[in-house]
Context: one part of a larger RNA
Formats: sequence, structure tokens, C1' cells
RNA sequence: GGCGCAUGGUGGAUGCCUAGGAUCUAAGAGGCGAAGAAGGACGUGGUAAGCUGCGAUAAGCUACGGGGAGAUGCAAACGAUCGUUACAUCCGUAGAUUUCCGAAUGGGACAACCCGGCAUACUGAAGGUAUGUCACUCGAAAGAGAGCCAACGCAGGGAACUGAAACAUCUAAGUACCUGUAGGAAAAGAAAAUAAAUAAUGAUUCCCUAAGUAGUGGCGAGCGAACGGGGAAGAGCCCAAACCGGAUCGAAGCAAUUCUAUCCGGGGUUGUAGGACUACUUUUAGAAAGUCAGAUCAAGUUGAAUCAUCUGGAAAGAUGAGCCGUAGCAGGUGAUAGCCCUGUAGACAGAAAUUCUGAUGGACGUGUAGUAUCCUGAGUAGUGCGGGACCGGAGGAAUCCUGUAUGAAACUGCCAGCACCAUCUGGUAAGGCUAAAUACUCCUUAGAUACCGAUAGUGAACCAGUACCGUAAGGGAAAGGUGAAAAGUACUCCGAACAGGAGAGUGAAAUAGUUCCUGAAACCGUGCGCUU
Repeated sequence: GGCGCAUGGUGGAUGCCUAGGAUCUAAGAGGCGAAGAAGGACGUGGUAAGCUGCGAUAAGCUACGGGGAGAUGCAAACGAUCGUUACAUCCGUAGAUUUCCGAAUGGGACAACCCGGCAUACUGAAGGUAUGUCACUCGAAAGAGAGCCAACGCAGGGAACUGAAACAUCUAAGUACCUGUAGGAAAAGAAAAUAAAUAAUGAUUCCCUAAGUAGUGGCGAGCGAACGGGGAAGAGCCCAAACCGGAUCGAAGCAAUUCUAUCCGGGGUUGUAGGACUACUUUUAGAAAGUCAGAUCAAGUUGAAUCAUCUGGAAAGAUGAGCCGUAGCAGGUGAUAGCCCUGUAGACAGAAAUUCUGAUGGACGUGUAGUAUCCUGAGUAGUGCGGGACCGGAGGAAUCCUGUAUGAAACUGCCAGCACCAUCUGGUAAGGCUAAAUACUCCUUAGAUACCGAUAGUGAACCAGUACCGUAAGGGAAAGGUGAAAAGUACUCCGAACAGGAGAGUGAAAUAGUUCCUGAAACCGUGCGCUU
């Protein structure tokens, strides 16, 4: 040196565990903010660095309700205290306080700082102190706005990589992204609809289907409906105008008065045309806000039933004999507990706000006949040119939007039914509102899982968006486990020793002794045997 056996060190795999995650379900909530938010800085404890809480009233103050023996957060110890049968700690609700920065708003500034005006007080005085007040925009004023916030919505802008096996139309995609802005949802929405068999349907939204169909497409890659059918949900309304009345300005007129314009009130709202108007007739059906009553909601209370023997450090295990169950969900307890503890089923109590139900209430809301006259949304519909949206890439191209140029009709009207025309059918544009079914989850509560189990699962199970890196935007870790209980090794010895160890002691176990469960491999030793 090699091989073998034994035994260690190092290391932290594996197994087991879970305090944290992931994905959902149900219900709630869907906002906070000049009454100063979100987010921070600095303070605040007997000792106090950090986290948490709180704010100069500073781990807290007040009231009410709950609760009942201990308590002064994580967090032990010491100190100083509070409380023990109703004024502790603690839990819920409501309130008070709430420094400075921050939309930040008296002015300024390198955020958490500096410096003022006015009024009042200390006062007689101030390079003083205290309190209040002083930004901007809109508005006559009252008042409102601003800023923050996860996704979902609507709108205005709007890529490229990529695919087409290259690439330009096309695709990716109206996606990503930017901007504006709203709500708990938003948007859409009560037919100038869809259709078509001289049949019909009857606002919108969402789902399944129709259907990868009809179409479109360098007819390439690809893109891709609708009608109809089946469901979810269901709800319909209000103006403008004609006409009537009133007010104001102006015009005409000697005046009564008339006319124009604007405003206010009544009236009226549709396609079987309707309304005004004229003549009659009336208040029935339905139904919003509000009010009242009941229910609902906090912390919480009550809540059944097991013992013995054996093994063991420990019984919930085994054995034997019982019991409860509207409760055998779950967690804990020295191993696996329906009956030990917390609970669970069930029952009870319970404030405001909220929501639901019922009653009351009564904004709004009629009908008949006549049809001469009046009204029924104009720079609109349509058209030319240029774009865009639709399944439709300009095409034979309807329909919708509109930059530009033009530009009607007036109910015997007008629009649509995929060029266009006729017939026929359907509708009534150029004003507005509208719940539900739909989308989402920063957040709260309860629950679930053939999800993960510490290189996994969130980046983060641990004081993590931390340490650290970067000028910055930004990037971004590692790191869990003694034991049932600290019982965390009194005392002695070796040693220079507050290092480390040997005894002793604790414990079931210390090769469980503090990076302490298990403790693989690489790697490094020691002893013994054989061998060169």
C1' cells in the first nucleotide's frame, strides 16, 4: 500500500411529521379617502434590540354587553403590581385619543423637515409660545371633486415575435401593452327586429345545439357566423312635438290686444298607426318610495355516555364487562379515545345597522265615437369619395359606424326583407331609462380535496419581498423537527480555560445534550486479520 471484518467521524439523503401552501365550494362583502385614505417615518413597556399592538390619553382610555380566576402580547426570568364572585386580564359592539409625512391642501423642500400671514390669549413688549384658520378646480351658495385599490366592465389608442415550413395580402389580434373611466357588477335592452310556407316569432344578456355547417380565404396558412331548436332569467317604461295655461324680454298698436323668442306647468308617447282636436264617459286592475310589525345577525350559554385487569416510561392498545347517540365531524391528551378535555348534534340568549317576509300606503296609470285640420326626433336618412365593423380580404355586396363633399320626404310619408326593380310581408330611425339570468375575488366566515409535504407546495411553513446584488428600473435567496415534560446535566475531576471532555445525575432512551428524530452515499479515520 491492497483486500476483508469491526468500529467511528463527516455529511444530511431517506422515512415519518406539519406550523405553510395549492385548487375549489357555499354564504357574505364588493370599496377606503379633505371628518385626511392606502402606505410609511418617528415614538410608545420597570428592565425593551426586533416583531405585534398602540399614538404625547401611546402593548393603551371610556360606555354597554359577554365572561369568571387568574393576569401584566410574541417571551422565559427578575422586579413592581392588578384581580379572586362580580369594575382583573380577556372577548364583542360603539365611542374618545390618534405625533409627523403622504392626494397633502398656508408657503417651501433632498417625504417624515424648514418658514409664514390673520384672529385670540399669555401682555405692556418680542427673532416668543399656545389654539384656531389660510391650497386648487367646479358652483350664486350649500356643497362637490382630487388620491389609493386584486380581478372582472366599457371606451380611446394599438404592436411584434410567430404561422404561412421564405415573404408582402393574410395570421398572431383588436391579443399584449398604454390611456380614460365606472359599478358591485358593467355593457346591452323594449324592434325603422327576425323571418317567410299569403306560415310565424316577439326587448336584452348568458349556456347547450345548429356547426367547424353556410361562407370567407396569396380559395394558402387559416378565419368562421346566423336563422331555427333546447334551457337560465324574465319587466317594462319615460321624454321631444301638436294642443292648453302662465311668466319674462322684444316688436306692432292710441288702447284692448296680437306676434316672435326663451322658460315653467298641464297634455302626450304609438304602427290593427297613435296623439292633439271635437262630443261623451269615468277611476276599476296592477304598482314604486315611505311607515309599522315579525324574522335574521356579535361576543356567548347549555350540551349524553367507562370502568377493571395486563403489557408499557406513559394506555387511548389487548382482554373482560358496560353505556350514550337528533352527538361515531374534528382536534387534543405520555402509543390508536363516541363515553378524559375542547368540542360536535340539538336547544337557548342576543344591540345597532343589514337583509327577508307580511301589513299599510297610493307617485304613476282610464274608456267610446268622429277623422276635416295639426303633430310624431334634419345638416338627420340617403348619395359620391376615403376608411372601419360584420362569417363576408371590394367583391354582384345588402346591413352598421363615419373623416370629407353633398343632401331628402313628412303618414297617400319613411325604412328593411343581402346589388337593383315590382308585388307582398315586417317595422316606424335620426331622444332617454331599465331588475334578473352573466363576469370577477384584494377581502371575511364556514367547509372540501384519488393536490404538495421542506430542492415539493406561494418567491416566502422560519421576523421574506427580508438578507444580498444593481446608479436605477429591477433582480432576489438560503434557512422547519431535543424530549411526554426542560426534568436543558447539581456536584467532582482533567485542562490555562467562560474551550472541550471524563465521571455523577435526569430521562423509556443522552450514539435524544441545544444545526439535539431517523441519520443513506460520496469523503476521512481507528483497531484486528490476511497479503505485497
A computed fold for a 532-nucleotide part of an RNA from Niabella sp., annotated as large-subunit ribosomal RNA, domain I.
The coordinates come from a structure-prediction model, not an experiment, and the mean pLDDT is 82.
Lineage of the source: Bacteria > Pseudomonadati > Chitinophagia > Chitinophagales > Niabella.